Small-subunit ribosomal RNA from Rhodoblastus sp., 1468 nucleotides, folded computationally. The sequence is in RNAcentral, with records from SILVA. Model confidence (mean pLDDT): 86 of 100. Rfam family: Bacterial small subunit ribosomal RNA.
[in-house]
RNA sequence: AGAGUUUGAUCCUGGCUCAGAACGAACGCUGGCGGCAGGCCUAACACAUGCAAGUCGAACGCUCGUAGCAAUACGGGAGUGGCAGACGGGUGAGUAACACGUGGGAAUAUACCCUUCGGUACGGAAUAACUCAGGGAAACUUGUGCUAAUACCGUAUACGUCCUGGCGGAGAAAGAUUUAUCGCCGAAGGAUUAGCCCGCGUCUGAUUAGCUAGUUGGUGAGGUAAUGGCUCACCAAGGCGACGAUCAGUAGCUGGUCUGAGAGGAUGACCAGCCACACUGGGACUGAGACACGGCCCAGACUCCUACGGGAGGCAGCAGUGGGGAAUAUUGGACAAUGGGCGCAAGCCUGAUCCAGCCAUGCCGCGUGAGUCAUGAAGGCCUUAGGGUUGUAAAGCUCUUUUACCCGGGAAGAUAAUGACUGUACCGGGAGAAUAAGCCCCGGCUAACUUCGUGCCAGCAGCCGCGGUAAUACGAAGGGGGCUAGCGUUGUUCGGAAUUACUGGGCGUAAAGCGCACGUAGGCGGAUUUUUAAGUCAGAGGUGAAAUCCCAGGGCUCAACCCUGGAACUGCCUUUGAUACUGGAAAUCUUGAGUUUGGGAGAGGUGAGUGGAACUGCGAGUGUAGAGGUGAAAUUCGUAGAUAUUCGCAAGAACACCAGUGGCGAAGGCGGCUCACUGGCCCAAUACUGACGCUGAGGUGCGAAAGCGUGGGGAGCAAACAGGAUUAGAUACCCUGGUAGUCCACGCCGUAAACGAUGAAUGCCAGCCGUUGGACAGCUUGCUGUUCAGUGGCGCAGCUAACGCUUUAAGCAUUCCGCCUGGGGAGUACGGUCGCAAGAUUAAAACUCAAAGGAAUUGACGGGGGCCCGCACAAGCGGUGGAGCAUGUGGUUCAAUUCGACGCAACGCGAAGAACCUUACCUGGGCUAGACAACGGCGGACCGUCCUAGAAAUAGGAUUUUCCCUUCGGGGACCGCCGGUUCAGGUGCUGCAUGGCUGUCGUCAGCUCGUGCCGUGAGGUGUUGGGUUAAGUCCCGCAACGAGCGCAACCCUCGUCCUUAGUUGCCACCAUUCAGUUGGGCACUCUAGGGGGACUGCCGGCGUUAAGCCGGAGGAAGGUGGGGACGACGUCAAGUCAUCAUGGCCCUUAUGUCCAGGGCCACACACGUGCUACAAUGGGCGGUACAAAGGGUCGCAAACCCGCGAGGGGGAGCCAACCCCAAAAAGCUGCUCUCAGUUCGGAUUGGAGUCUGCAACUCGACUCCAUGAAGUCGGAAUCGCUAGUAAUCGCGGAUCAGCAUGCCGCGGUGAAUACGUUCCCGGGCCUUGUACACACCGCCCGUCACACCAUGGGAGUUGGUUCGACCUUAAGCUGGUGCGCGAACUCGCAAGAGACGCAGCCAACCACGGUCGGGUUAGCGACUGGGGUGAAGUCGUAACAAGGUAGCCGUAGGGGAACCUGCGGCUG
Repeated sequence: AGAGUUUGAUCCUGGCUCAGAACGAACGCUGGCGGCAGGCCUAACACAUGCAAGUCGAACGCUCGUAGCAAUACGGGAGUGGCAGACGGGUGAGUAACACGUGGGAAUAUACCCUUCGGUACGGAAUAACUCAGGGAAACUUGUGCUAAUACCGUAUACGUCCUGGCGGAGAAAGAUUUAUCGCCGAAGGAUUAGCCCGCGUCUGAUUAGCUAGUUGGUGAGGUAAUGGCUCACCAAGGCGACGAUCAGUAGCUGGUCUGAGAGGAUGACCAGCCACACUGGGACUGAGACACGGCCCAGACUCCUACGGGAGGCAGCAGUGGGGAAUAUUGGACAAUGGGCGCAAGCCUGAUCCAGCCAUGCCGCGUGAGUCAUGAAGGCCUUAGGGUUGUAAAGCUCUUUUACCCGGGAAGAUAAUGACUGUACCGGGAGAAUAAGCCCCGGCUAACUUCGUGCCAGCAGCCGCGGUAAUACGAAGGGGGCUAGCGUUGUUCGGAAUUACUGGGCGUAAAGCGCACGUAGGCGGAUUUUUAAGUCAGAGGUGAAAUCCCAGGGCUCAACCCUGGAACUGCCUUUGAUACUGGAAAUCUUGAGUUUGGGAGAGGUGAGUGGAACUGCGAGUGUAGAGGUGAAAUUCGUAGAUAUUCGCAAGAACACCAGUGGCGAAGGCGGCUCACUGGCCCAAUACUGACGCUGAGGUGCGAAAGCGUGGGGAGCAAACAGGAUUAGAUACCCUGGUAGUCCACGCCGUAAACGAUGAAUGCCAGCCGUUGGACAGCUUGCUGUUCAGUGGCGCAGCUAACGCUUUAAGCAUUCCGCCUGGGGAGUACGGUCGCAAGAUUAAAACUCAAAGGAAUUGACGGGGGCCCGCACAAGCGGUGGAGCAUGUGGUUCAAUUCGACGCAACGCGAAGAACCUUACCUGGGCUAGACAACGGCGGACCGUCCUAGAAAUAGGAUUUUCCCUUCGGGGACCGCCGGUUCAGGUGCUGCAUGGCUGUCGUCAGCUCGUGCCGUGAGGUGUUGGGUUAAGUCCCGCAACGAGCGCAACCCUCGUCCUUAGUUGCCACCAUUCAGUUGGGCACUCUAGGGGGACUGCCGGCGUUAAGCCGGAGGAAGGUGGGGACGACGUCAAGUCAUCAUGGCCCUUAUGUCCAGGGCCACACACGUGCUACAAUGGGCGGUACAAAGGGUCGCAAACCCGCGAGGGGGAGCCAACCCCAAAAAGCUGCUCUCAGUUCGGAUUGGAGUCUGCAACUCGACUCCAUGAAGUCGGAAUCGCUAGUAAUCGCGGAUCAGCAUGCCGCGGUGAAUACGUUCCCGGGCCUUGUACACACCGCCCGUCACACCAUGGGAGUUGGUUCGACCUUAAGCUGGUGCGCGAACUCGCAAGAGACGCAGCCAACCACGGUCGGGUUAGCGACUGGGGUGAAGUCGUAACAAGGUAGCCGUAGGGGAACCUGCGGCUG
């Protein structure tokens, strides 16, 4: 410090995710030791048991025990009394508050402690314990009688204290003791602690906006330690709140802790400070202090005891139990230390505390050995079979002993004594490598790779994503990487995230500028001077607890940890200064702003009036059969006279031309003309005011269209509606009609793509060219220049992700306002406000996805555009589709009908030839190292012939023969047998694991590279443009210059000539023959070698002077002369594992191999490709002419003979320019047939044969005789062909024993047509749009149906909380009363009276409770609404291309649904 993830790729925006650190953690696997820390985050849930607060005999009486005869001494017990129990310890429920933090303040109290002053005198009456008598189960309690005190009361005294204006008044004590001493009372001061008040700070929500009657203040009184509405009476009507009151939710606060570079964010365990609470609620008592955790009273819930009458209790103290939970320890030791309470003290108490136990919960430290050791052992794993790796790792050898274990010694913590920890820390000795390693990961991010298993299964996953038979992603193994007594996972926080942006973001198109203005609060604000010193800056003082963090030093062997010191604690307060800036006060100024005067332009607004054109209607005339409308039609109108045309009248609405990126207005918006009223703006000029300014939360006003209300109006247009068309349908687009509405007046609504998708204001920063309004200057008087205010185009710097913006900023700055924070859910629900309604406005969450999006790039596509080509269409010729047959395919059938090929680019295709074989299929019979290959051993030549069984394979037997070379050792080929393991074999699977080969786009003209240049980049340029070509062919131009693969050419063949050579070829000349037959010749033809020739070379025109095009000459051939071979980068996971090769998988007495028979030839049917026809341009019969190219010894076969014929006999010749196949056919010619199912056509069937072959039954071809089917030119549709082509005619060859309508070749005869590129199909180039990139066979929207999920409404129902009113009122305090009761004081001799007090009673207040009614919140809820997700459901096709009606926004109506239509708006 970054990385992954949107795309085919790119840049940006933007979310999601990861790497880091941390934790009171939990879970999984594992676990040696020690030190230091930590340990119920959940149920403030309920608690058994034990302990946690007592002590004092030097306050007091009584009693008991021991010793003693006793006095007495020592010790115990309950009680009175004193002090403590308000500390210490726990918890965080409540609390949004002066609770806490920080800094101040005045009207207070303070036991114990310290200092000082003074005092401590005299009396009195009770009471507990105890005794006796009762009640009760118990807890406990009643009465009688006795008694003490440092318990209680009175009097006296008063330095000082308190009250009072003054005089004056009030008010205290306690003793104990042998001594010392400890106490007691009053007062003052201190210290400590506590109470109270104030400034500032302290979470979220405005879908909480108003709250408040003791409320705010005053006077008086009461009350308190003390101020105060704290309480009460009276008076006034205040107080708080947009700087967020009230309400609701959540929460103890802080020092600190975690994270972070910091600013911040999150948090408040342990330690420390404060607060609050103690089963829940209320209350007071005592006391210095409490409204009291281990005190009291009452109420409530719960638990326990009970004799049923009544009682007892409160672990959020320490342990512990149950429960809850993912989860958190021992019913331990000791008061030795540090503290606390009481006591004079000894001492007692102390679950505070100090220790120990449990737990890897965390941090820190240590160890699990070290050295040497290569035959690189064995084993494992991989392997290309060679090896590699685990790996110096192990073993072996030589050492060491930290830890653990055993033995011995043994502290400090303690001051004289006292040690729980503890025989602990530590030290010494001993034996022995001995006691000690796991966890996670290995596709990218992210360090680390192979094999096997599995086969979209099982599973993984933090994100992207892996898994559908070769998974580095699942599981296992080997190996590797990381950390290490731990390692991973989960959860949470911060970081990364500049992803809430103060530091430090944005708003034209990505999310985001309010529709526009006016203006309140607020924020900000021109120049100069003086003053002040609030902000600001500086110095000083106080405070900012300690601990923590940081620095330095020190102590435990180090570290963690601890100790000491420093710094820091960024804060608050006080005080003294400074005065530049901001603020306050005062004064002045004119440039901001405004006023005045004079001009100017304008669809600015409102009202009234008025004009013409057009449409429509009505009346009348002329006139006759159509009009209207459309892609084409129809609905409609018209013989009752339409349309057309002429005249007249009526009514409503809108204003052609001018008209213009022209004008005006804040925006919406504004358009005939005239008048009236009126707002704003611009220019010029002078004077005046003197900052009067800018922005603007709330607020107010204006605000297109549609819509609503009331009343008018209604010509045209026109939602809805009706009809006609279109269509599969057509609730649409088109047509004919047509109502609201559109218009006017008044009142609502308040929204639009209300857009420049760009808030307002001010200043600054190059220009050029238009245009509107004004002013000025110059002169040539219609031009030029200057300037101000608008409105446009281009453009530099700059900015921007890019597109683009650019003085009218999206540049550089300032001020203020509004808004944004991933997509969907959703601008929706609920709540509030507004509205008559429609609805507007404000505005969430659950859930869900890893994207959604912007700009630009390359492609692809478009029912976008431009240019061009092709038998692509058109123009022609001939076919297919109908018939019969052949052949292939599908389907069906079958034991099997082997397999493959499936749009073009499968289907007379693999197959250039299935009777057996082929053959891969089926049935049956055999073999198992195998039919075939390699190795070893043995034997033999092999071959051939015969017999038996069998369907054959095979099995058995007989017979014959004895290979080649040799260095004589042996070797080699062949055959048979045996053997074992490495093996053979497979037309078994995967063409989606592959090689090779092939098809196709397409013989289309394209596809790329190097360097340079442009761009952030993907990419672009070159390759685009202007011409031209069959062509990216060539020329010109150009930030490109060159190059490669393609095109063309080079190759073959045909066409012309020359040359060479003439046999088997040829024959002009000379002879000759039936015949080039022979002599002769090689001129010609021909054959086959080599050359020439054609290049737009020449001429003319066009063109840019080019490339080239058109025409012409010459030429056998003319513009690539015809044909062939030749197929760029790539596409289709195209085809082929069955040509071959090959990875992986599978079979191995079978999925291999051998054999016989069968099948591949089946047959209701469908399709493709062909053949033959339907006839007279023909059929039949006879005569007769002319080819080319091939093949032939396992062969072609002549002549001749036989057969009607297929063929048979025969065998000359030929290994071929020699002989043979071989007859060419159409053609020509003569005769016949005469339009018919025929003398057409030949299927089918019967009979008889021929040939091949081991064999023609399933299942060959051919011949003859007989038979003589369909078919009379073929629906929709569709194919081929542009010249020696189509059409037509025959010939040959491969395969092959035989079998050809197929295939591959050959020649003969030999046409028609092409205006042209609108349309169909395919293709090329440029451009444009795109939401496509698996690329339009794309993408994608909504209803409906099903499943699941969360959520809104919902008659209601169940809780919580809160408010108001009323009732009731425990305990308690206060007040009143107090006839009952009472020792202290007063009077009195006494009785008694008084004072004072108590019980009781009454009253006010009040917890719980009750009744009624609201608010708010949560759960459930029949039914219901939309939403989301889901594999390949249904219906359509809305959007993306002009998406086939451009789309979208607002509004209204309609419709199964996407949507359609009207009105206005936008260009995205």